[in-house]
RNA sequence: UUCAUCCAGAGGGGACGAGGGACCGGCCCGCAGACUCCCCGGCAACCGGCUGACAGAUCAGAAACGGUGCCAACUCCGACUCGGUCGAAAGCCGGCCGAGAAAGAUGAA
Numbered sequence: 001u002u003c004a005u006c007c008a009g010a011g012g013g014g015a016c017g018a019g020g021g022a023c024c025g026g027c028c029c030g031c032a033g034a035c036u037c038c039c040c041g042g043c044a045a046c047c048g049g050c051u052g053a054c055a056g057a058u059c060a061g062a063a064a065c066g067g068u069g070c071c072a073a074c075u076c077c078g079a080c081u082c083g084g085u086c087g088a089a090a091g092c093c094g095g096c097c098g099a100g101a102a103a104g105a106u107g108a109a
Base pairs, nucleotide, nucleotide: 001109002108003107004106005105006104011040012039013038014037015036019029020028021027024078025077026076041071042070043069046067047066048065050061051060052059053058075103080100081099082098083097084096085095086094087093
């Protein structure tokens, strides 16, 4: 850089000791010990391998093996654009709902 996925799923112990959830706003988590690290366990099925179909591309499947990943909250929500709706009408602005984008994460190349 490209492509795919991101509303499902999965926790115990030990060490440390004050911040953490990427950034900004919100809202949460946290001295009843978060975050991080280690051990064990688990979830999942991206890649390899495996099973079935096929000449193959590919499709479907399983999770006993290997490489990653993950185990608070939808990527925690929003942030930009568009649409719908409500605030008596139009504009602005704001609330709610939806779609897309951006950013990010993970995998593969």